[in-house]
The RNA shown here (SAM riboswitch aptamer (S box leader)) has 99 nucleotides and comes from uncultured Roseivirga sp. Of the family's consensus pairs, 94% are formed in the model. NCBI's taxonomy places the organism under Bacteria, Pseudomonadati, Cytophagia, Cytophagales, Roseivirga. The prediction has a mean pLDDT of 79. The sequence is in RNAcentral, with records from MGnify. Its Rfam family is "SAM riboswitch aptamer (S box leader)". Its family is annotated with regulation of gene expression in the Gene Ontology.
RNA sequence: UUAUCAAGAAAGACCGAGGGAUUAGGCCCUAAGACGUCUUAGCAACCUGGAUAAUACCUGGUGCUAACUCCUAACCUCAAGCCAUUGGGGGAAAGAUGA
Numbered sequence: 001u002u003a004u005c006a007a008g009a010a011a012g013a014c015c016g017a018g019g020g021a022u023u024a025g026g027c028c029c030u031a032a033g034a035c036g037u038c039u040u041a042g043c044a045a046c047c048u049g050g051a052u053a054a055u056a057c058c059u060g061g062u063g064c065u066a067a068c069u070c071c072u073a074a075c076c077u078c079a080a081g082c083c084a085u086u087g088g089g090g091g092a093a094a095g096a097u098g099a
Stems, first nucleotide, its partner, number of pairs: 001099005010040005018029003022074005041065003045062003049058002069094001075091004080085001
């Protein structure tokens, strides 16, 4: 820079207190062991190779396997409202993964 992000997918061992990207507010997971690491298994987004009429199939590389990127706001815009303000729709930004 570009594509995707509403789906999909486990267990064992080790570790030992926090974790869910940032900031704020929530809500959830977690000593019945979360998170993280390793092993095996699985899922299937991208890519290499093979094969093929083929987008089906095989193999390999990375990735992923709680909750819509867990939800909302952070900026813009539309709408509602007498004001304060509110949350609803859309788009950005940010983040994650591949090339």